A computed fold for a 73-nucleotide RNA from Candidatus Kaiserbacteria bacterium RIFCSPHIGHO2_01_FULL_46_22, annotated as transfer RNA. The RNAcentral record of the sequence draws on ENA. Its Rfam family is "tRNA". The organism belongs to Candidatus Kaiseribacteriota, within Bacteria.
Parts: sequence; structure tokens; C1' cells
RNA sequence: GCCAUCUUAGCUUAGUCGGCAGAGCAACGGUAUCGUAAACCGUAGGUCCCGAGUUCGAUUCUCGGAGAUGGCU
Repeated sequence: GCCAUCUUAGCUUAGUCGGCAGAGCAACGGUAUCGUAAACCGUAGGUCCCGAGUUCGAUUCUCGGAGAUGGCU
């Protein structure tokens, strides 16, 4: 230098051939207990890496950029 894949909640990640963004763990609150943990119930937490384009509407499609991983040279 070229190619491929990936980037979504604090962490690990799902997701939709374009139509309100989900789960597990973690955090917080509660129930229960003499008390703690486990258990159970609930709550909060997201500019879906950035910008532009297409569209009535983009996390999803297109283009450019940034970063990560792998391959080739």
C1' cells in the first nucleotide's frame, strides 16, 4: 500500500430483505431474613463509531472518514 470482517447500554452481545432498539451479567430499589448472601419482583441506563446521501421514514441501504482484528504484498 491492497483486501475482508467488525464497531449497538458499564461489560458480553442479539436484532430487523428500511417502520417505537432487546437480552444476559453488572448497577440501583424492594420482598423475604435476627442479619448477610442466594432467590424472587421492579427501576434506571443507548447521539446504534463520525459525517454526508437516498427515502415519508436509516441501527439497517449507498459514499467518505476513524478505530479494531485478520490476510496479502